A computed fold for a 74-nucleotide RNA from a Bacilli bacterium, annotated as transfer RNA.
RNA sequence: GCUCGUUUAGCUCAGUUGGUUAGAGCACUUGCCUUACAAGCAAGGGGUCGGAAGUUCGAGUCUUUCAACGAGCA
Numbered sequence: 001g002c003u004c005g006u007u008u009a010g011c012u013c014a015g016u017u018g019g020u021u022a023g024a025g026c027a028c029u030u031g032c033c034u035u036a037c038a039a040g041c042a043a044g045g046g047g048u049c050g051g052a053a054g055u056u057c058g059a060g061u062c063u064u065u066c067a068a069c070g071a072g073c074a
Base pairs, nucleotide, nucleotide: 001073002072003071004070005069006068007067010026011025012024013023019057028044029043030042031041032040050066051065052064053063054062
């Protein structure tokens, strides 16, 4: 330099043919329980989906470009 893949919550990930409230587990906060802690039960907070642009009535999803990380080739 070229090709491919990944980027969604603090962490690990899902997200259907583009379609009407962005989710799960763990973690965190509060309450219950306990002498107390853990476990368990209940409730809650936390995101504009890596940045920008485009297509569309509508984009996490399609297209382009940039960036970060990983793999392969030279």
The source organism's lineage runs through Bacteria, Bacillati, Bacillota and Bacilli. Its mean pLDDT, the model's own confidence on a scale to 100, is 82. The sequence was found in a public genome assembly. It matches the Rfam family "tRNA". Rfam classes the family as a transfer RNA. Rfam's curators write: Transfer RNA (tRNA) molecules are approximately 80 nucleotides in length.